[in-house]
Molecule: transfer RNA
Organism: Lutibacter sp. B1
RNA sequence: GCCGACAUAGCUCAGUUGGUAGAGCAGCUGAAUCGUAAUCAGCAGGUCGUGGGUUCGAGUCCCUCUAUCGGCU
Numbered sequence: 001g002c003c004g005a006c007a008u009a010g011c012u013c014a015g016u017u018g019g020u021a022g023a024g025c026a027g028c029u030g031a032a033u034c035g036u037a038a039u040c041a042g043c044a045g046g047u048c049g050u051g052g053g054u055u056c057g058a059g060u061c062c063c064u065c066u067a068u069c070g071g072c073u
């Protein structure tokens, strides 16, 4: 230099054919316990990597850039 994959909550990851962004763990509050852990109930937490484009509507489609990983020369 060329090709491919990936980027979504603090972490690990889902998200179907474009139609209200989710789960587990972690965090907070409460219940329960003599108390702690485990357990149960609830709550909060996201400009979906950046910037544009298409569309009535984009996490999803197109383009640019960035970071990470892999392959080829």
Base pairs, nucleotide, nucleotide: 001072002071003070004069005068007066010025011024012023013022019056027043028042029041030040031039049065051063052062053061